[in-house]
Context: one part of a larger RNA
Molecule: large-subunit ribosomal RNA, domain IV
Organism: Blastococcus capsensis
RNA sequence: CUGUGGUUAAGGAACUCGGCAAAAUGCCCCCGUAACUUCGGGAGAAGGGGGGCCAUCUACUGUCAACCGCCUUGCGCGGGGCAGCGGUGGGUGGCCGCAGAGACCAGUGAGAAGCGACUGUUUACUAAAAACACAGGUCCGUGCGAAGUCGUAAGACGAUGUAUACGGACUGACGCCUGCCCGGUGCUGGAACGUUAAGGGGACGGGUUAGCUCUUCGGGGCGAAGCUCAGAACUCAAGCGCCAGUAAACGGCGGUGGUAACUAUAACCAUCCUAAGGUAGCGAAAUUCCUUGUCGGGUAAGUUCCGACCUGCACGAAUGGCGUAACGACUUCUCAGCUGUCUCAACCACAGGCUCG
Numbered sequence: 001c002u003g004u005g006g007u008u009a010a011g012g013a014a015c016u017c018g019g020c021a022a023a024a025u026g027c028c029c030c031c032g033u034a035a036c037u038u039c040g041g042g043a044g045a046a047g048g049g050g051g052g053c054c055a056u057c058u059a060c061u062g063u064c065a066a067c068c069g070c071c072u073u074g075c076g077c078g079g080g081g082c083a084g085c086g087g088u089g090g091g092u093g094g095c096c097g098c099a100g101a102g103a104c105c106a107g108u109g110a111g112a113a114g115c116g117a118c119u120g121u122u123u124a125c126u127a128a129a130a131a132c133a134c135a136g137g138u139c140c141g142u143g144c145g146a147a148g149u150c151g152u153a154a155g156a157c158g159a160u161g162u163a164u165a166c167g168g169a170c171u172g173a174c175g176c177c178u179g180c181c182c183g184g185u186g187c188u189g190g191a192a193c194g195u196u197a198a199g200g201g202g203a204c205g206g207g208u209u210a211g212c213u214c215u216u217c218g219g220g221g222c223g224a225a226g227c228u229c230a231g232a233a234c235u236c237a238a239g240c241g242c243c244a245g246u247a248a249a250c251g252g253c254g255g256u257g258g259u260a261a262c263u264a265u266a267a268c269c270a271u272c273c274u275a276a277g278g279u280a281g282c283g284a285a286a287u288u289c290c291u292u293g294u295c296g297g298g299u300a301a302g303u304u305c306c307g308a309c310c311u312g313c314a315c316g317a318a319u320g321g322c323g324u325a326a327c328g329a330c331u332u333c334u335c336a337g338c339u340g341u342c343u344c345a346a347c348c349a350c351a352g353g354c355u356c357g
Stems, first nucleotide, its partner, number of pairs: 001352008010343002014341001019338001027051005036041001038173001052095012067079004071074001096100001108336007115328002120132002136171007148157003174323004179253003184250002186246005193241003199235002205229004211222004254272005281315001282312001293309005
């Protein structure tokens, strides 16, 4: 010096991002116990008192002689309870220590808010959470050789199940609720019309040339069948266009100007645009840039916290909205207790390092 323990005057979180770490609480019995609440809880709430040993009194109790009864006369059964030996509780008196749950072991508590209902699960080796799951809710698919999944297939799972079942998606206890928009994208339904592939079809046209024909004898023209190339009309599915439905499908949910007898504001009016213009509830929020918004509370002093306001840069209703008892090694704020976290450091013990030998 480092590590691990221990103690500390006065103060007691002044430390620090933050009470991190440490200290404190801790067991049993009795008393007592708030808000809130889903009436179960909250609750070991909180907050108090007692606890050792000896003597004595007392209550109950185990065992149990005598005694009583019964007969099946047995080392019998049932009842009964003295003394003694035990057990449990209570009262009174006394004794000792700083201390009686004397060591080890062994809850800190309270208030407020956020998130997630809860028990559970998770990044084996930096994250345990507000993430995942969950019971509950809704939608979609599936009529059984089910849908779906694995496999080339046979086949298997689903399921030795049958729509109160199975698969998929979203939400996530419970309470109160879940508004408007189907224009876009998706899905479902419709089938008249338009468009639309290969295929079918084969009009018309081309190549080749037996032959015919013209010729300046070099060559030119026409051209059947066969073979072959190209190919119009016409025919024709799903799809797309088209017409509807559907948002607990993906998603979306405005602007400008004016107006009331102080001022301010605008219930009101006008106008433009849209598929429709954000309803209830909440709101500087795990969301608020400006921002340490403004007001109130708490502090002597508070960028955090709590309650409000609403000017919501850029909340908002199962991508769920708002509440919510209980729960949480979650996050934030406050208080009490407690302390070497600190003011401010000191000493002790053990282990290691280092120095000297």